The RNA shown here (Glycine riboswitch aptamer) has 87 nucleotides. Its Rfam family is "Glycine riboswitch aptamer". Rfam links the family to the GO term glycine biosynthetic process. About the family: This family represents the bacterial glycine riboswitch.
[in-house]
RNA sequence: GUGAACUCUGGAGAAUCUCUUUAAUGAGUACCGAAGGUGCAAGGCAAAUUUGCCGAAUCUCUCAGGUAAAAGGACAGAGCAAACUUU
Repeated sequence: GUGAACUCUGGAGAAUCUCUUUAAUGAGUACCGAAGGUGCAAGGCAAAUUUGCCGAAUCUCUCAGGUAAAAGGACAGAGCAAACUUU
């Protein structure tokens, strides 16, 4: 100098929809993107002239998840700090 994990703070969107039920953690329709996951641009590699592979995101898909509150929540700030690196 970089900085895993952990702690604290902030943190959006979309149905308090319909049906069934003792009750939804069930079923249906509509919708959302910011857990996770899918897809790829530049570029790179291999073949050899159009193919294969690698390849980012808050983009894309909506599989998963979610659509009052709570919880969760990418990301951001602060603290602490394993490990690595420089002198």